[in-house]
Predicted 3D model of a 255-nucleotide part of an RNA (large-subunit ribosomal RNA, domain VI) from a Holosporales bacterium. Lineage of the source: Bacteria > Pseudomonadati > Pseudomonadota > Alphaproteobacteria > Holosporales. It matches the Rfam family "Bacterial large subunit ribosomal RNA". Model confidence (mean pLDDT): 88 of 100.
Context: one part of a larger RNA
RNA sequence: UGUAGGAUGAUUGAGAGAGCCUGUUCCUAGUACGCAAGGACCGGAAUGGACAUACCUCUGGUGGACCUGUUGUCGUGCCAACGGCAUAGCAGGGUAGCUACAGUAUGGAAGAGAUAAGCGCUGAAAGCAUAUAAGCGCGAAACUCGUCUCGAGACUAAUCAUCCCAACUAGGAGCGUGGUAGACUACCACGUUGAUAGGUCAGGUGUGGAAGCACAGUAAUGUGUGGAGCUUACUGAUACUAAUACUCCGAAUGG
Numbered sequence: 001u002g003u004a005g006g007a008u009g010a011u012u013g014a015g016a017g018a019g020c021c022u023g024u025u026c027c028u029a030g031u032a033c034g035c036a037a038g039g040a041c042c043g044g045a046a047u048g049g050a051c052a053u054a055c056c057u058c059u060g061g062u063g064g065a066c067c068u069g070u071u072g073u074c075g076u077g078c079c080a081a082c083g084g085c086a087u088a089g090c091a092g093g094g095u096a097g098c099u100a101c102a103g104u105a106u107g108g109a110a111g112a113g114a115u116a117a118g119c120g121c122u123g124a125a126a127g128c129a130u131a132u133a134a135g136c137g138c139g140a141a142a143c144u145c146g147u148c149u150c151g152a153g154a155c156u157a158a159u160c161a162u163c164c165c166a167a168c169u170a171g172g173a174g175c176g177u178g179g180u181a182g183a184c185u186a187c188c189a190c191g192u193u194g195a196u197a198g199g200u201c202a203g204g205u206g207u208g209g210a211a212g213c214a215c216a217g218u219a220a221u222g223u224g225u226g227g228a229g230c231u232u233a234c235u236g237a238u239a240c241u242a243a244u245a246c247u248c249c250g251a252a253u254g255g
Stems, first nucleotide, its partner, number of pairs: 001153001005164007015150004021049007033038001051107005059100004066093005071086006111145003118138004165254001171249004175191005196242003199238005206230002212225005
């Protein structure tokens, strides 16, 4: 911008793409077969490899806005307690998110159609024979469906349902708060008739026993108060803060 008004929701599927792999073991069965040695077809089941897709419950990684320990030095007048710098000073853990054949889940199918090589039935030309000349059948991971994804700009621009529109209107955009989205844009949620983000409160999670005080010890330190204190991105509640106010497009039952 079109799909001859606008909007919301639900569909159809022209067409396009993805996928298509395979081992081992067991049963049938030590059966058929074979003197024996050996050892099946068909059919059924289990468990793997590689590959692919999705996800983060578990196992881990990362996690420089979380917690702790600790060295040197400077500062807050000093002690204590803290803060800065030193690769994040170094070290031990770790929430959310992201992520791994290092984790979890799932997949390749079955089935149908028409066939290839091939195998047949009936059967003449050619009294026989012949799968072929007329006719009929079986037959493969390939082909067409079936599975999954996209998909009406499919200009043949499709279909269904519902709603709105004689006024600064239906509707849309700007603007603002944001994230399940994201380079920007777009998309999605929300904008006081409000839980969109922040704050606060409660919880969770992580760390691992705060400061102060008391007691024990000459002291370093330990114990008690006390699973303490602190706690990012997680969950819920709560209008305290900010989404205020406002502007533009849009001539209307549709050439």